[in-house]
This is a predicted structure of a 98-nucleotide RNA (Purine riboswitch aptamer) from Clostridium aciditolerans.
Its Rfam family is "Purine riboswitch aptamer". For this family Rfam cites "Riboswitches Control Fundamental Biochemical Pathways in Bacillus subtilis and Other Bacteria" (Mandal et al., Cell, 2003).
The RNAcentral record of the sequence draws on Rfam.
Its mean pLDDT, the model's own confidence on a scale to 100, is 76.
RNA sequence: CAAAAAUAAUACAUUUUAACUCGUAUAUCCCCUGAAUAUGGCAGGGAGUCUCUACCGGAAACCGAGAAUUUCCGACUAUGGGUGGAAUUUAUGGCUAU
Numbered sequence: 001c002a003a004a005a006a007u008a009a010u011a012c013a014u015u016u017u018a019a020c021u022c023g024u025a026u027a028u029c030c031c032c033u034g035a036a037u038a039u040g041g042c043a044g045g046g047a048g049u050c051u052c053u054a055c056c057g058g059a060a061a062c063c064g065a066g067a068a069u070u071u072c073c074g075a076c077u078a079u080g081g082g083u084g085g086a087a088u089u090u091a092u093g094g095c096u097a098u
Stems, first nucleotide, its partner, number of pairs: 003017005019083007026054001030046005040063002048055001056074006
């Protein structure tokens, strides 16, 4: 102290603002009811966070026909720290003109 955007608007005004990275929250987890069945592995609800939102996706495995999935990789959102972009101002230096 500028610019842009948003809200609002007669105006004043208010808010926000590149990107990356780290911490915290939450475990992208858990529970209930129902559904699918190797061309399948989901739908609805709840709980969980000093917390708004999200609560899934893909791959691999596994299940030999049953009711149950497992592992790996990947975030988003809220908030704080760090690096840092842009704009403006000031100082200094350089250049140009007088």

The model forms 100% of the base pairs in the Rfam consensus.